[in-house]
Predicted 3D model of a 76-nucleotide RNA (transfer RNA) from a Methanomicrobiaceae archaeon. The sequence was found in a public genome assembly. It matches the Rfam family "tRNA". Rfam's curators write: Transfer RNA (tRNA) molecules are approximately 80 nucleotides in length. The organism belongs to Methanomicrobiaceae, within Archaea.
Order: sequence, then structure tokens, then C1' cells
RNA sequence: GCCCAGGUAGUGUAGGGGCCUAUCAUGCAGCCCUGUCACGGCUGCGACACGGAUUCGAAUUCCGUCCUGGGCGCCA
Repeated sequence: GCCCAGGUAGUGUAGGGGCCUAUCAUGCAGCCCUGUCACGGCUGCGACACGGAUUCGAAUUCCGUCCUGGGCGCCA
């Protein structure tokens, strides 16, 4: 340099045009439970890498940039 896959709460992830003010787990906070703690139950908090385009509508499609992983290549 080229190709492929990916970037979503603090962490790990699902979702691939409208049902998404986005899923689950974990975390954190409050309440319940318990003699106490743990376990368990209920409620809440918190996210679509950045910019642009297409569209009535974008986390989702397209373009560019950045970052991560893998493969191939180049290196006087």
C1' cells in the first nucleotide's frame, strides 16, 4: 500500500430502513426479602466512532476520515 471483518451504555454484546426515546448480561443507585451478609425479586440510570450523502424516515444503505483485528504485498 491492497483486500476482508469490525467500532453500539463503565465492560461484553444483539439488532442490517419505520415495530428502536435500541436487546441481553454485567455494573451503579433505590426499594423489597433476610437477625446480618450473600443469593433472589422489582424499579431506575446509562450507548449507536466522526463528517457528509441518499431517503418522507438511517444504528441499519452509500462515500470519506480515524481506530482495532486478520490476510496479502513492498522495503534501498